[in-house]
RNA sequence: GGUGAGUUGUCCGAGCGGUUGAAGGAGCCUGCCUCGAAAACAGGUUUGCAGUAAAAUGCAACGGGGGUUCGAAUCCCUCACUCACCG
Numbered sequence: 001g002g003u004g005a006g007u008u009g010u011c012c013g014a015g016c017g018g019u020u021g022a023a024g025g026a027g028c029c030u031g032c033c034u035c036g037a038a039a040a041c042a043g044g045u046u047u048g049c050a051g052u053a054a055a056a057u058g059c060a061a062c063g064g065g066g067g068u069u070c071g072a073a074u075c076c077c078u079c080a081c082u083c084a085c086c087g
Stems, first nucleotide, its partner, number of pairs: 001086007010026003018070001027045005046061005063079005
């Protein structure tokens, strides 16, 4: 330098145009149980900004930027990074 695969929430990881802020698992928090803990079981749990007494709620975010579309994590372009192979 070239080719291919990949980048999703704290972590792992599914999703490949339409109710997906996003499955599932781990972790974490609370409860239950226990003398106490572990395990099991039940519920909750992304982040930022706005908003509020606190909430509710609203907006944005799927590596960054741009484009296509009524609609994009999903298609296209570009850049960055990771892995593999080739030279």